[in-house]
RNA sequence: UCUCAUGCGACGGGAGAAUCCGGGCUCGCCCCGGUGCCGAAGGAGCAACCGCCCCGGUAAACUCACAGGCCCAUGGACCGUCGCGGGAAC
Numbered sequence: 001u002c003u004c005a006u007g008c009g010a011c012g013g014g015a016g017a018a019u020c021c022g023g024g025c026u027c028g029c030c031c032c033g034g035u036g037c038c039g040a041a042g043g044a045g046c047a048a049c050c051g052c053c054c055c056g057g058u059a060a061a062c063u064c065a066c067a068g069g070c071c072c073a074u075g076g077a078c079c080g081u082c083g084c085g086g087g088a089a090c
Base pairs, nucleotide, nucleotide: 001089003088004087007084008083009082010081011080012079013078018035020034021033022032023031024030036070037069038068042066043064044063045062049057050056051055
C1' cells in the first nucleotide's frame, strides 16, 4: 500500500420436502405418538494426495440422515454490497 486470506457485524437474495393419520388440549400456526418425505444450521464418514507407510494426516455443495426441517413465520449452506478487523504479500 487503490492488494488479499481467516474471522465478526449490517443490509439484500436464498431451495427442498405430508397444513398426512390418530390422540390430547389452554382449540394456537400448540403438545404427544406413528408413518412417509427433504437436506443448504450443526454433526459424522471417505478418495486422490502426502507421511515416520503397522498406521496416520486430509475435502466437499458428495454420502449418512444423529440433529434439524416438511402452510406461513423462524431457521437457512452459499452469493453480493458495505464496514470492522487484521495475518500474509510486496